[in-house]
Context: one part of a larger RNA
RNA sequence: GAACGAACGCUGGCGGCGCGUUUUAAGCAUGCAAGUCGAGCGGGUAGAUUAAGGUGCUUGCACUUUAAUUGAAAGCGGCGAACGGGUGAGUAACGCGUAGAUGAUCUACCCUUCAGUUGGGGAUAGCUCAUGGAAACAUGGGGUAAUACCGAAUACACUCUUUACACUGUGGUGUUUAGAGGAAAGGCCCGUUUGGGUCGCUGAGGGAUGAGUCUGCGUCUGAUUAGCUUGUUGGUGGGGUAAUAGCCUACCAAGGCGACGAUCAGUAGCCGGCCUGAGAGGGUGACCGGCCACACUGGAACUGAGACACGGUCCAGACUCCUACGGGAGGCAGCAGCUAAGAAUCUUCCGCAAUGGGCGCAAGCCUGACGGAGCGACGCCGCGUGGGCGAAGAAUGCCGAGAGGUUGUAAAGCCCUUUUCUAACUGAAGAAUAAGGUUUAUAGGAAAUGAUAGAUCGAUGACGUUAGGUUAGGAAUAAGCUCCGGCCAAUUACGUGCCAGCAGCCGCGGUAACACGUAAGGAGCGAGCGUUGUUC
Numbered sequence: 001g002a003a004c005g006a007a008c009g010c011u012g013g014c015g016g017c018g019c020g021u022u023u024u025a026a027g028c029a030u031g032c033a034a035g036u037c038g039a040g041c042g043g044g045u046a047g048a049u050u051a052a053g054g055u056g057c058u059u060g061c062a063c064u065u066u067a068a069u070u071g072a073a074a075g076c077g078g079c080g081a082a083c084g085g086g087u088g089a090g091u092a093a094c095g096c097g098u099a100g101a102u103g104a105u106c107u108a109c110c111c112u113u114c115a116g117u118u119g120g121g122g123a124u125a126g127c128u129c130a131u132g133g134a135a136a137c138a139u140g141g142g143g144u145a146a147u148a149c150c151g152a153a154u155a156c157a158c159u160c161u162u163u164a165c166a167c168u169g170u171g172g173u174g175u176u177u178a179g180a181g182g183a184a185a186g187g188c189c190c191g192u193u194u195g196g197g198u199c200g201c202u203g204a205g206g207g208a209u210g211a212g213u214c215u216g217c218g219u220c221u222g223a224u225u226a227g228c229u230u231g232u233u234g235g236u237g238g239g240g241u242a243a244u245a246g247c248c249u250a251c252c253a254a255g256g257c258g259a260c261g262a263u264c265a266g267u268a269g270c271c272g273g274c275c276u277g278a279g280a281g282g283g284u285g286a287c288c289g290g291c292c293a294c295a296c297u298g299g300a301a302c303u304g305a306g307a308c309a310c311g312g313u314c315c316a317g318a319c320u321c322c323u324a325c326g327g328g329a330g331g332c333a334g335c336a337g338c339u340a341a342g343a344a345u346c347u348u349c350c351g352c353a354a355u356g357g358g359c360g361c362a363a364g365c366c367u368g369a370c371g372g373a374g375c376g377a378c379g380c381c382g383c384g385u386g387g388g389c390g391a392a393g394a395a396u397g398c399c400g401a402g403a404g405g406u407u408g409u410a411a412a413g414c415c416c417u418u419u420u421c422u423a424a425c426u427g428a429a430g431a432a433u434a435a436g437g438u439u440u441a442u443a444g445g446a447a448a449u450g451a452u453a454g455a456u457c458g459a460u461g462a463c464g465u466u467a468g469g470u471u472a473g474g475a476a477u478a479a480g481c482u483c484c485g486g487c488c489a490a491u492u493a494c495g496u497g498c499c500a501g502c503a504g505c506c507g508c509g510g511u512a513a514c515a516c517g518u519a520a521g522g523a524g525c526g527a528g529c530g531u532u533g534u535u536c
């Protein structure tokens, strides 16, 4: 000199864009943060709307019956909940980075190709009737549905065993013989009813996306850590996984690693980046993006395409809460918020209008992701606090014996302007289209619905009293901080008297202090200025 997720002191007008618990991975009151589908199912109930009828009458309202359309909560079922969001405790590791391998693998939804969707069965929740319990909840009897569950049929380019062959890169690709095995589900719409369409469902191939595993190289400090290792290193058999493998197991062999630093100990999430520097390098890993790990602590599996699962389950532990003492409930390192700790870090806000996500044919519902607003000079950038004229060089202050000098065109005064401010009015863009309507074309069809491509109409704004604009008013609403001995730009007076004090270094202060304190003047930066801390 530059930089900062900064803090502290003094001061503080506005706007834009960013950033905001670096400490205790300490504990948490309260609310919200993951639901959705009635076009899978039973139920069609609480209700709502419409129509018709009846009763009461206040004559257009209340009650009620029937029909139609719809329809809450709870339940079964499907998909999602493994994403999105948070944190950095652990981890010195194939964790990360980079370059590869997978002839050792998986992949829901999506795209594409081929083939199919036949025919049956038995349950169970909800419900109802009981019982136990303070509660959480649990048990028994009866009975019901499905795109829930289970057989059967059929099936290929699928799987397993097997025969033969070609290519070649270990379990790869293509052809071939014989046997065995493995599927399915319906809903809605349109219809002269043999049906058509659409959303699904099943088997198989390919793609895309995502993931698992393996390998080369790189990845902090300590030798005042020198030896470490028994599933350890390798083989065979068996098991196991989507998949290779001591991944596990039985037996056999005695190996494997290490001064090119094993082992042990300490510290630490890694990277793109960020800071500094002419560069080489050094430091760092806040925000944003990629990967990893974790979810009160430790362990375990279940479900599933995917988890060993933050707002799932089970066990153990610590802690907190409820209890009828028998037993139960909980997990903010999600968004706000509280306590504690600390030098120190925000609102228990608005909205799904946009972008994205989940579910759904759709309308739509959900979304503390996200979009916004609020607080904080925490940072960067921009603007303003007025402009011109104005010498009697006014007054005051300070210096000087005085003359005078300085404050200083500074003020006053005169003439302007209105960025900003106050008040009022006006006012974009962020909205693309969806459902649906009209319409053109294409393919198919007997037609209708529908499909594909296009044109056109078509609701919706949290921010928001928005940005911007116009009018009126009036210089009106707005300057401080540090320093002045040298380094280092800027000096005098008074007070103090090695005292009080200053100080980054050198050093000032003991009676003329340009160095302490105050004043005047000056210098620097400016809505900031200094100090402290840290890095180069």
Base pairs, nucleotide, nucleotide: 001536002535003534004533006532007531008530009529010528013383014382015381016380017379018378019376020375021341026339027338028337030336031335032334035079036078037077040076041075047070048069049068050067051066052065053064054063055062056061057060086294087293088292095219096218097217098216099215100214101213102212105211106210110207111206112205113204114203115202116201117200118152120150121149127142128141129140130139131138132137158181159180160179161178164175165174166173167172186199187198188197189196190195220266221265222264227257228256229255232254233253234252235251236250237249238248239247269291270290271289272288273284274283275282276281296317297316298315299314300313319330320329321328322327347373349372350371351370355369356367357366358365359364386416387415388414389413397406398405399404421473422472423471424470425469426468430463436457437456438455439454440453441452442451480525481524482523483522484521485506486505487504491520492519493518494517495516501508502507